[in-house]
RNA sequence: CAGCUGGGCUGGGCGACCGCGUUUGCCGAAAGGUGACCGAGGAAAGUCCGGGCACCAUGGGAAUAGGGUGGCGGGUAAUCCCCGCCGGGGGCAACCCCAGAGAAAGUGCCACAGAAAAUAAACCGCUCUGCGAGCAGAGUAAGGGUUCAAGGGUGGGGUAAGAGCCCACCGCGCCGGUGGUAACAUGCGGCGGCACGGCAAACCUCACCCGGUGCAAGACCAGAUAGGCAGGCAAUCGGUAUUCCCACCGGCCUGCGGGUAGGUUGCUCGAGCGGCUUGGUAACAAUCCGCCUAGAUGAAUGGCCGCCACUCGCCUUAUGUCUUCGGGCUUCAGCGAGAACAAAACCCGGCUUACAGGCCCAGCUGGAAU
Numbered sequence: 001c002a003g004c005u006g007g008g009c010u011g012g013g014c015g016a017c018c019g020c021g022u023u024u025g026c027c028g029a030a031a032g033g034u035g036a037c038c039g040a041g042g043a044a045a046g047u048c049c050g051g052g053c054a055c056c057a058u059g060g061g062a063a064u065a066g067g068g069u070g071g072c073g074g075g076u077a078a079u080c081c082c083c084g085c086c087g088g089g090g091g092c093a094a095c096c097c098c099a100g101a102g103a104a105a106g107u108g109c110c111a112c113a114g115a116a117a118a119u120a121a122a123c124c125g126c127u128c129u130g131c132g133a134g135c136a137g138a139g140u141a142a143g144g145g146u147u148c149a150a151g152g153g154u155g156g157g158g159u160a161a162g163a164g165c166c167c168a169c170c171g172c173g174c175c176g177g178u179g180g181u182a183a184c185a186u187g188c189g190g191c192g193g194c195a196c197g198g199c200a201a202a203c204c205u206c207a208c209c210c211g212g213u214g215c216a217a218g219a220c221c222a223g224a225u226a227g228g229c230a231g232g233c234a235a236u237c238g239g240u241a242u243u244c245c246c247a248c249c250g251g252c253c254u255g256c257g258g259g260u261a262g263g264u265u266g267c268u269c270g271a272g273c274g275g276c277u278u279g280g281u282a283a284c285a286a287u288c289c290g291c292c293u294a295g296a297u298g299a300a301u302g303g304c305c306g307c308c309a310c311u312c313g314c315c316u317u318a319u320g321u322c323u324u325c326g327g328g329c330u331u332c333a334g335c336g337a338g339a340a341c342a343a344a345a346c347c348c349g350g351c352u353u354a355c356a357g358g359c360c361c362a363g364c365u366g367g368a369a370u
Base pairs, nucleotide, nucleotide: 001366002365003364004363005362006361007360008359009358010357012308013307014306015305017303018302020039021038023036024035025034026033027032041341045352046351048350049349050348051347052346053214054213055212056211059246060245061244062243063242064241066210067209068208069207070206071085072084073083074082075081086100087098088097089096090095101205102204106203107202108199109198110197123144124143125140126139127138128137129136130135131134152170153169154168155167156166157165171194172192173191174190175189176188177186178185179184218265219264220263221262228256229255230254231253232252233251237250238249239248240247272291273290274289275288277286278285279284310338311337312336313335314334320329321328322327
């Protein structure tokens, strides 16, 4: 200097004039006036998760269903989140990704090609026999072909030719030892010729866990009407997820018609934010110190002007630097243009998605110079 990887911050500032909202001081009988503080986000978005909070439900026994999670350990209020580690995959690497239990319980699928795709095989080839000399039979799976994938690999023995048929080593399986909290690892030991591909984001099996609804939840105040009419089903009924036993409770469905739609609250001091120190590999936790930063309700935080800052383009003094001496780079000032994604509505913690431009930290690879 170039390319890449991981992380953090910001995403305009200041002032004047006019105009808004909550809280609060003063004045005012009130309406209102005046002053002060504060007034959208890193994602407020998606509504994919987890909770706080609120209300309702939840009788016992047996069997079954439904939903969710899925390597190990830690963090957290909790999670499909975060951290660390293990295993697998990608990348030269920094680093990134994983819907990561089980294929020896069962069922199912693997197009095309190929002889054959798992109770799987003989197309070419090789060997032997017969004979009409290129046909038939028998054997074979070492060699070749097809495929993403073809009945472990290398070497030797053996054989008519071959094959774990036998042997050595490797691989694989099982049982131990050692290390580790564990997942797991192991150039450690023994036994075994050896159950041989993938897919469970296929059905399934295993283990563990699981009430529901949601601020339009809920509470209070005020006010009004019609505790209305008709029809149907019912104690051999309905409800408590399904079935059975016991127990408890008492209505259910449809149509027509009537009243209300107002106000207050919930509503912002929080699993809150910032800083030092300590513990921890880290996520994070604890003590101490400091801070208070929207609460609207058809929905407030805006309009306009000026200056400054940022980016891009044109032009470009001086200086510096390179040069093939043509010029290039840097560059004060000036002119013009631009400025991303995008609005709270009970709150918080995550994840995912969108984002013009700018700044910072750490690391990897390559080149050059010292």
This is a predicted structure of a 370-nucleotide RNA (Bacterial RNase P class A) from a Rhodospirillaceae bacterium. The sequence was found by an Rfam model in a public genome assembly. Its mean pLDDT, the model's own confidence on a scale to 100, is 76. It matches the Rfam family "Bacterial RNase P class A". The family's RNA type in Rfam is ribozyme. Of the family's consensus pairs, 98% are formed in the model. The organism belongs to Rhodospirillaceae, within Bacteria.